[in-house]
Context: one part of a larger RNA
Parts: sequence; structure tokens; C1' cells
RNA sequence: CCCUCGUUAAGGAACUCGGCAAAUUGACCCCGUAACUUCGGGAGAAGGGGUGCCUUUUGACGUGAAAGUAAUUCUACUGGAGCGUCGAGGGGCCGCAGUGAAAUGGAUCUAAUGACUGGUUAACAAAACCACAGGUCUCUGCAAAGUCGUAAGACGAUGUAUAGGGGCUGACACCUGCCCAGUGCCGGAAGGUCAAAGGGAGGGGUUAGCUGUAAAGCGAAGCUCUGAACUCAAGCCCCGGUGAACGGCGGCCGUAACUAUAACGGUCCUAAGGUAGCGAAAUUCCUUGUCGGGUAAGUUCCGACCCGCACGAAUGGUGUAACAAUUGGAUCACUGUCUCAACGAGGGACCCG
Repeated sequence: CCCUCGUUAAGGAACUCGGCAAAUUGACCCCGUAACUUCGGGAGAAGGGGUGCCUUUUGACGUGAAAGUAAUUCUACUGGAGCGUCGAGGGGCCGCAGUGAAAUGGAUCUAAUGACUGGUUAACAAAACCACAGGUCUCUGCAAAGUCGUAAGACGAUGUAUAGGGGCUGACACCUGCCCAGUGCCGGAAGGUCAAAGGGAGGGGUUAGCUGUAAAGCGAAGCUCUGAACUCAAGCCCCGGUGAACGGCGGCCGUAACUAUAACGGUCCUAAGGUAGCGAAAUUCCUUGUCGGGUAAGUUCCGACCCGCACGAAUGGUGUAACAAUUGGAUCACUGUCUCAACGAGGGACCCG
């Protein structure tokens, strides 16, 4: 010097990103216990008091001896000693200290998030992530939809729409606005487009034959190459619906008897222009916004304001008792975290073998 411990004057978070670590608290009995609340909780809330030993009195409970009575064989009844357990009262004793060691909650206020119990990155993350009960949309009529498999077949399910699959949301309370133009989905079938197939107008090749002196021309049937119209499904175009489907939810200018502001007006654009609620927020750049609170002093925190760079309604909005090894802020208690370090113990380090 390092590790693991113990103690510490005065102060008591001044340490630090942050009370990290440590300390405090701790058992049992009695008293007492707030806001809020889904009336269950919150709650061991908080905050107080007691606890040993000796002696004595007494209560309750358990057990039930001697003795007595009846019957005299077993027994039954009365009886209450002694012992045990749990209390209550009086008196006394000792120590600094009586749950005398050990085991054995620190507490409170406030906000955020998630309702909760639960699950998760085996071996750096336990969380605000996942799940959840509940809500809602959608598919599925049974040989179900869906899934696995080439198939047979199996699961779904020895279930049957109060059932099963999928998506989103996530207890509960109050709610969930406008837009169907785009994309998706559902419905429609008049018209347009439109595949294979059917169809076969027409055209080409070949040549028996015919014409011709020849060259060459014409050319049936058959074979063959091709091929117009016409018929024709779904889809797409088209016409509607649909947002707890994917998603979206404006700009400029003017105006009131101080000023300021604009209930109001004008205009452009749009499918429609953000409703309720919340709001410098886990979202606010400017920003340490401004005001208030807390502090001697507060870029954090709490309450407001609203000018929302860039909240907003099941990609849910706003609240919410209870809960949380969650996150932020504050207070009390407590302490070697610190001012500022000291001493002690054990094990290393160091030396020798």
C1' cells in the first nucleotide's frame, strides 16, 4: 500500500451524477393512527409506552391427591391439596443498559409511467418492455375458418358462433370528434378493357389437269402454313359503402371608444381542416420561457400560464385507490459519504526457509 472488518471528538450529506455505500429502524404486548379510496384498503401508516430478577396477594383455565358419603365387588358423588399454563395488583433488588447475545421493517411528502399478481435479454439491461382480465374490429355454419403436410392424414375439436382463428387496444371511471379524395377491404353488375379456348372470312405453299412451240401461266381435291369478324370468366376501369381499416386532420389579410387582442369579416386551397381533454410534457428547438412554491442560494422538482419548433382521442385521450428491487424531486431520523483523517483486527503484499 491492497482486501475484509471494528471503533471514533465536533459537525451531520458540506460527499457525490445520485445518500452509492454504511448507519439508523428492527422481536412481542398495549395505546394510537391522516389525506385519499374502487370502502377491500391506505396501515406495521405516522407517533408513543412497556419488557429482567426476588417476594407477596389474587383471577381464570387444565389436571385432580388425601379425606368423606352411598353401595360394600367393580363404581359413583362430594371434596379440594399439590402441580402446570395464562394474566392482574402490591412491595423490593441490581446494572449505563432487562427482546441485556443472535436472528429481526428506517420513515414521510410529492410527481412520472405502467392498473394489479406474473413474464423477459441463460452469462453486463427486470424496465415505462411482454403478458394480463376487460374493450373492439374482422373471419368462420362444420368435411368451419386457420395451421402443418407432396399426399394420406393431423391439429382446430371428440369443440359448434355464449365456439374457434386473426388484428388492435390494455383493470376501472369519464370519453373516443371531423375526413371515404388516395390505399386497403366489402358490395354491385349496366358499360369499357380482356386470356386460353371455340370459330373460321380471307391469304400463302404444293400439283392431277388445262393453255402454250418453248419459256411460262392458270390451277380442283388433298396435304400444309397462316388467319379477320364473332362468342367468352375473374381482374382492372367504373358505381357505392367502410376509420376501435392504412392513414390525414390548412394559409393569408383586415377589424372593437387608450393600447393590446380579435368574438367578427374577406379571400385562397382542401377529402376534411384537430373537437373534448391535456399541454415548456418520457413530447418545447428558441429555453435556465414567464409567474408562483420550496432553498440563504434551485439549468432539477411541484403548481400555473399557452406563444403545442413538432400533444390529442383503442398507433387510444384524460384521470385514478392499490401495487412496483421502476424513474424524478423534497423532508425527518441516521450515519467516516464528507470536513479529515486516526487507531485497532485478520488476510495479502515484503523478507527468510
Predicted 3D model of a 353-nucleotide part of an RNA (large-subunit ribosomal RNA, domain IV) from a Chloroflexota bacterium. It matches the Rfam family "Bacterial large subunit ribosomal RNA". The prediction has a mean pLDDT of 88. Lineage of the source: Bacteria > Bacillati > Chloroflexota. The RNAcentral record of the full RNA draws on ENA.